[in-house]
């Protein structure tokens, strides 16, 4: 490199959506239901990226608009750490 055979076991997580006199300004999160998928779709905001803008700044028309994370996303990517099984 090519061909053939084989391609598991025990399990895990849980998208959209629905519910909650739930939390939050929002993004989003929590719990329950539910499975689109995922071999790290375990964990960590270290790096990048994306989302939101209570609050702040600017404009100004009192409503609007633009910018900014200290907020969020680990099922956006990288990276760190950790975990199950098989073969070698």
């Nucleotide at each position: 490199u090519u061909c053939a055979a084989u391609c598991a076991a025990g399990g895990g997580c849980a998208a959209a959506c629905c519910g909650a006199g739930c939390c939050g300004a929002a993004a989003g999160g929590u719990c329950g239901g539910g499975a689109c998928g995922c071999a790290a779709a375990g964990u960590c905001g270290c790096a990048g990226g994306u989302c939101u803008a209570c609050g702040g700044u600017a404009u100004g028309a009192a409503u609007c608009u633009a910018c900014c994370a200290u907020g969020a996303c680990g099922g956006c990517u990288g990276g760190g750490c950790u975990g199950c099984a098989g073969c070698g």
Predicted 3D model of an 88-nucleotide RNA (c-di-GMP-I riboswitch aptamer) from a Bacillota bacterium. It matches the Rfam family "c-di-GMP-I riboswitch aptamer". From the family's description: GEMM was predicted in a large-scale screen for bacterial structured RNA regulatory elements. The source organism's lineage runs through Bacteria, Bacillati and Bacillota.